[in-house]
Context: one part of a larger RNA
Order: sequence, then structure tokens, then C1' cells
RNA sequence: GGCAUUCGGUGGAUGCCUUGGCAUCAGGAGGCGACGAAAGACGUGGCACGCUGCGAAAAGCCACGGGGAGCUGCGAGCAAGCUUUGAUCCGUGGAUAUCUGAAUGGGGAAACCCACCUAGCGAUAGGUAUCAUGCCCUGAAUACAUAGGGGUAUGAGGCGAACCCGGGGAACUGAAACAUCUCAGUACCUGGAGGAAAAGACAUCAACAGAGAUUCCGCUAGUAGUGGCGAGCGAACGCGGAACAGGCCAGUAAUCAUUGUGAAAGAAGCAGAACGGUCUGGAAAGUCCGGCGAUAAUGGGUGAUAGCCCCGUAUGCGUAGUGUUCAUGAUGGUUCUCGAGUAGGGCGGGGCACGUGAAACCCUGUCUGAACAUGGGGGGACCACCCUCCAAGCCUAAAUACUCCCUGAUGACCGAUAGUGAACAAGUACCGUGAGGGAAAGGUGAAAAGCACCCCGAUGAGGGGAGUGAAAGAGACCUGAAACCGGAUGCCU
Repeated sequence: GGCAUUCGGUGGAUGCCUUGGCAUCAGGAGGCGACGAAAGACGUGGCACGCUGCGAAAAGCCACGGGGAGCUGCGAGCAAGCUUUGAUCCGUGGAUAUCUGAAUGGGGAAACCCACCUAGCGAUAGGUAUCAUGCCCUGAAUACAUAGGGGUAUGAGGCGAACCCGGGGAACUGAAACAUCUCAGUACCUGGAGGAAAAGACAUCAACAGAGAUUCCGCUAGUAGUGGCGAGCGAACGCGGAACAGGCCAGUAAUCAUUGUGAAAGAAGCAGAACGGUCUGGAAAGUCCGGCGAUAAUGGGUGAUAGCCCCGUAUGCGUAGUGUUCAUGAUGGUUCUCGAGUAGGGCGGGGCACGUGAAACCCUGUCUGAACAUGGGGGGACCACCCUCCAAGCCUAAAUACUCCCUGAUGACCGAUAGUGAACAAGUACCGUGAGGGAAAGGUGAAAAGCACCCCGAUGAGGGGAGUGAAAGAGACCUGAAACCGGAUGCCU
């Protein structure tokens, strides 16, 4: 030095666990905001770093309701207190609510700086942004006016996960290259709205028989078509379902607001059955013996596995002011008359499954331009016959889409390199000028009973005794694999 066996160290795999996630279902809610939001800054505790709560009235104040013995958040400590004269806690309503932020008196490098007016002795309180609309006053060039200016009232503004409707609108890609085409009216930008939105009550289809608003689903059908007839794109009629609802344009209506009456659901919460002994053990819920309840054997906890120990569960009960929803009645406001620069046509585009094609139909940038129910549109060029409908005004629930959020339930979903990035002070630490990127990190024990005291050591680290404990080969921790390091023994060199 190697090999083997063995004992340790290191390390944190594995097993077990779960406070956290993921997915789905049902119900709710579907908004918040100038009455100042979302998001923050800074404060706030006796001691107070972080989180949580709160706001100079600052882990809180008031009222009502619930509840009934402990409480002063996570947080265990010390101190000081509160509480059956009902605290802490829970629900509802209210008060306060610094500064920033649409941020709105002006400014600004957000959380800062600087003002004016009114009231008041003062502390202080209120007001002062912009835009739109209505009303009032004033008022040029310029006579009437108008523009402009001022005042006043009402409204708006910003945020928010997806869903929805408009306005704009790519490229990579595919076509095995590429240009029409495709990706795709997608991504993205932008305006607007609602709990849904949009659409919607036939100038629709159909085919000589008829149907009867819209939306969504299953077929029709990858069919008919379209297409450098390439890649691809891709209907409709009709049938079956979900859900169904029709109204209005001068009034027996719709809708909004106020108000009366009635009904429903809804908070914290309350009651809630039934067990003892023996053995093993640190501990009984396990074993054995004998009982009981069940409209309750979902589940969780308790020193191992509990229907009957605890919380619950089944079941039954409960509720205020007020608010919500629905029905109905009254009062008031609002809604303006049947659709012409329209239909149609030319040119240029776009949408229709349909790429200009035989290209109907719909929209319109531009130029034009009817008829008036004795009329007009459509039936895929166009014409005739026939059939069918009545445009150029408006409203309309449900079936449908989605889930930032709340409640409940479930899982041949994960179990700490998994599951959210995050089970822990996580969008934290850290990185970046910035946009942005973005971790690691769970487990003592039933109970801290968290090792008094002694010894070695540097008044260390660490260790040895002692003690606690079922166990300390549970001591900063469950289990504790391997790599790696060392000791001992044997063999070989």
C1' cells in the first nucleotide's frame, strides 16, 4: 500500500408523516372607486426584529346580538394588568382612518415641497384639478349674434383573473424552396360593457310540401364546395336535443326612481345518544370478558388501532336593525309618430367555407341614385313564370362562456429534487441601471421532563459521568442507504 471482515465518523438517500399544493363538482358572488379604490410608504406594543392587525382615537374605540371562563395575535419570556358588574373571542352596524396613489389647490425625483379663499380669538374645519352635459351671468373682431370668459348642478376619471363585443393587426411556421395561399383575423395594441356579453322576433329558409326570433350542443360531414385545384380551408338545407317570449314607436306599454303591503332565503350560534373491567405495555383506543346507543360506523384528536373519552356527525332548532330577492299597488320622471342621400348601380376593397370566378348575398372609401303596397326585396350570373318575405327605427329573459374571490364536498392526484416559484420571515434572500430573473430551507419527545451537579478542555468547541425519559445508539434531534474518511483484526506484498 492493497483486499476482506468489523466498529465508528461524515452524508442525507429511503421509509413513514403533513400544516401546503393540484384537479373536479355543487352552491354563492361576479365587482371596488372622488363617501377617495386596488396597491403601498411611514407609523402603532411596557420591553418589539419580522409577519399579522390597526391608523396620531393606531394588536385598537362605540352600540346591538351571540357566547360563558378565562384573556392581553404568531410569541413560548419577564413585567404590569383585564375578567361572572360577563372579559378575550365570534357576528352585524357605526366612529376614527397619517402620507402616497385616478390623486383632484400648484409643483414633484410617489409616500415630499409650496399655496390661496371662507368660518373661527385660536387649535382647527371646509373649499380650490380636468372633461362632458344642463342652467345662469358676461361677452370680441361685428349690428343682431357667435367664439371666448365666469359661476352653478349632475356625472365621469382609476383598479380588477378570465369570459364578451367593437377599432387596428403581425411574423416565425406550413406549402418539405417561395410570391397567391397558410399560420390567422391568431398573438399583440386599443375602445367599451356586463354578470354574463353578443345575437334576436324574418325584406329568413324552403321548394309547389312546408317551416316559423336568437343562442348553444349532437348529427348532417371532412360531405357539397373552395384551393399556385398545392399545402390546406371547409359550409348549408334538413334531423335530434338544451332553452323557449315576445314586445314598442303619443300610452290599459316599457323602463327608472320613490313609497305602501305581503312572502322567501340569509349571521355569529344552540341542543345533540351510548362503557366498564382484565392482560401486555412508558402510555390502551390493542387482547380477552361482559354491556349499551345508532335518522349518529363522514372525519379529526386523545401517550399504539376508540360508534359509546373529546371535538364533531345524523337530526332538530335559532335570529336583530338593516340589506337582498320576488310578487303586487300608488306617485313622479323618461321613451317622439313605420324608417331616402336609403335600396340599387359604376370604380376600389372587405366579409360570407366561396382566393373574381358564371359569383348571387352582406358591408362601404368614392361617384351616382329609385319606387312608395297598383310598390319593393329574395329564391347563387341573368330573364320569365311561380313561391316567399316587407329593408333602410328600438327593446328583449332562458338555454351559452368564464372564475381574481367565498362556502361545502370529492379524488385508482402529489407527498418536501414531488405538489404552486413558495408546506418554513417567498415573489422573501439574492442577482440586474432597468425591464426582469429568482432560490435554498419541513419532522426531538406523549409531555421540555430541553441534561441540575461533577470532570477533561482556553471561563471554548467538543466529549465523559450523573440525571430525565419507553428510548438520548431521540440532545438539536424520526428513520439514517451509498459515495467519502478513519480505527481494529486477518491475509497478501